[in-house]
The RNA shown here (SAM riboswitch aptamer (S box leader)) has 127 nucleotides and comes from a Chloroflexota bacterium.
It matches the Rfam family "SAM riboswitch aptamer (S box leader)". Gene Ontology term of the family: regulation of gene expression.
Its mean pLDDT, the model's own confidence on a scale to 100, is 76.
It was read from a public genome assembly, where an Rfam model found it.
The model forms 97% of the base pairs in the Rfam consensus.

Order: sequence, then structure tokens, then C1' cells
RNA sequence: UACUCAUCCAGAGGAGUGGAGGGACCGGCCCUGUGAAACUCCGGCAACCUUACCGCGUAAACAGCAAAUAUUGUUUAUCCGGUUUUCGGUGCCAAUUCCGGCAGAAGCAAGUUCUGGAAGAUGAGAG
Repeated sequence: UACUCAUCCAGAGGAGUGGAGGGACCGGCCCUGUGAAACUCCGGCAACCUUACCGCGUAAACAGCAAAUAUUGUUUAUCCGGUUUUCGGUGCCAAUUCCGGCAGAAGCAAGUUCUGGAAGAUGAGAG
């Protein structure tokens, strides 16, 4: 940097350095010298991937019983769910991704509401 999949109305901030911007883009609306961005330290949230463990199901192998179907046990693999969040990799800690942007629906119309999409963010995968 382009691709695929999942999620995005929940949650969680103090200090130091720094010194004017920040909220991706555009419009709006906000935050900010009662100190922006960025960096550092400490703390927290969450549970995407992963390790470990637990439970259900499925498949296979082996063993037991049985006339057979069935059924029981062990091991392995795997799906799903869960765990004081247990090992590790990330992420996040103003406002729903702050709201909208494109299309459609409701509505006489406007304000407005709803649905889908686009864009973006994060994670995972494979280049």
C1' cells in the first nucleotide's frame, strides 16, 4: 500500500515535559492558555487474536458389553459457549465512528425519524 472477514448507541484518566492546536477528509457542531497535538510515567477499560483450563456437541481410533440397533469408557481432532480475565500480541480511555455527506422509505412540506451504503477506525487472515 491494495484485498477478505468481524465489530463500531457499552466501557475506561491522572501526573510530568511541551506551548497551539485538536476532533481522519468536507460541512456543521464542539474541545482547548482552567493548557491543544506529541512524548514519558503510572493507572484503567475492553476482550479481536493467542496460551491454559472447564462444559456441550460432532468425527475418528481403541477397549468393554450386547444377537443386532443402540450404548459406556479412554484418547485425539474440531465447532460453539464460558473462566478469578490465566500467558502473550494488539487496541482504546470528551461527545454513538460527535452529527451529517450517497441512495431509499415515512411525512403536504420543513424540522425530524428509520433502513441500507460510502468513508474511516480496530482486530484477524492472506499477499